Large-subunit ribosomal RNA, domain VI from a Planctomycetota bacterium, 253 nucleotides, folded computationally. The prediction has a mean pLDDT of 90. NCBI's taxonomy places the organism under Bacteria, Pseudomonadati, Planctomycetota. The RNAcentral record of the full RNA draws on ENA.
Context: one part of a larger RNA
């Protein structure tokens, strides 16, 4: 910009694109078949590979903004506590995210019309002939069918609701994430839980400082499942989303 008013939502599906893998066991049934050896079509269930998808409860990694434990060293005037640097000093451990090796699923059934093949009627050609006319059956493959995407599908669909007034609606600008290079998407903007703080939980780390007593001391117990706790999960306007400005019109050639 189109889709002949302008808006806000839900659809529909022409067409497109993914996907389509297998293997072992069991049952039928040690049966039909076969003298025997052997050993089945069919059905039935079970288990797995390989591959995709999607997730983070499990189990695991990460997880330099969380806990702790240690060395050398400088620093807060000592002492104790601490705080900088040494690859995050070095180590154990770890919440959210984000992950695979970890978990859930998925190929499918049922249909259509078909190859090859196998047929029924059946003449040309009194027989015969699946075939000439008709009419079945039959594949991991074609068409559906299952996922996604799809009205610029210009053949521009459909439905509900709203507006005709600077309306209805949007944007600018703000506060943010389930989004994300920008942008866009999505959620909020005081008639408010959007993000920060704070309470309060979970979690995680492992019993903090400080004090007392023990012990010449290093240190060890009590307080103390203590103290701290990042992205998590709740309340709660204590802070910021303020205050406004602009786009869009007048009933649709």
């Nucleotide at each position: 910009c189109g889709c002949a008013g302008g808006a806000a939502g839900a659809u529909u599906g022409a067409g497109a694109a993914g996907a389509a893998c297998u293997g072992a066991c069991u049952u039928u049934a040690g049966u039909a078949c076969g003298a025997g050896a052997g050993g089945a079509c069919u059905u039935u269930g079970u288990c797995g590979g390989a591959c995709a998808g999607a997730c983070c409860u499990c189990u695991g990694g990460u997880g330099u903004g969380c806990g702790a434990g240690u060395u050398g060293u400088c620093c807060u005037g000592c002492c104790a506590a601490g705080g900088g640097c040494a690859a995050u000093g070095c180590u154990c451990g770890g919440u959210a995210g984000c992950u695979a090796u970890g978990u859930c699923u998925g190929g499918a059934a049922c249909g259509g019309a078909u190859a090859a093949a196998c047929g029924c009627u059946g003449a040309a050609a009194g027989c015969a002939u699946c075939u000439a006319a008709g009419c079945g059956u039959g594949a991991a493959g074609c068409c559906a069918g299952c996922u996604u995407c799809a009205a610029g599908a210009u053949g521009a669909a459909u439905c509900u609701u709203c507006c005709c007034u600077g309306a209805a609606g949007g944007u600018c600008c703000c506060c943010g994430g389930u989004a994300g290079a920008c942008c866009a998407c999505c959620g909020g903007g005081u008639u408010g839980a959007u993000a920060g703080g704070c309470u309060g939980g979970a979690u995680g780390u492992g019993u903090a400082a400080g004090a007392c007593c023990c012990g010449u001391g290093a240190g060890g117990g009590u307080u103390u499942c203590a103290g701290c706790u990042a992205a998590c999960c709740a309340g709660u306007a204590c802070u910021a989303a303020u205050u406004g400005a602009c786009c869009g019109u007048c009933a649709g050639a």